[in-house]
RNAcentral holds the sequence, with entries from ENA.
The RNA shown here (transfer RNA) has 73 nucleotides and comes from an Acidimicrobiales bacterium.
The prediction has a mean pLDDT of 83.
């Protein structure tokens, strides 16, 4: 210098054009206990990395720019 792959919730990760973006953990409430933990139940948490573009419609297709990683030279 070239090539590939990741980037969605605090933390791990699904979601491969079509309603209203999700589960799991954690933290938070609130039951349960004398009390903690387990359990069981509720709620908050998202500019889907940034910017453009195709489409009637983009987390999801295309560029480009960041950030990690990996392989080549």
């Nucleotide at each position: 210098g070239g090539g590939g792959c990741u980037g969605u919730a605090g933390u791990u990760c699904a979601g491969u054009g079509g309603u209203g973006a999700g589960a799991a953990c954690a933290c938070u409430c609130c039951a349960c206990u004398c009390a903690u933990a387990a359990u069981g139940g509720a709620a908050a948490a998202g500019u889907c990395g940034g910017g453009g573009g195709u489409u009637c419609a983009a987390c999801u297709c295309c560029c480009u720019c960041c950030a990690g990683c990996c392989c080549c030279a």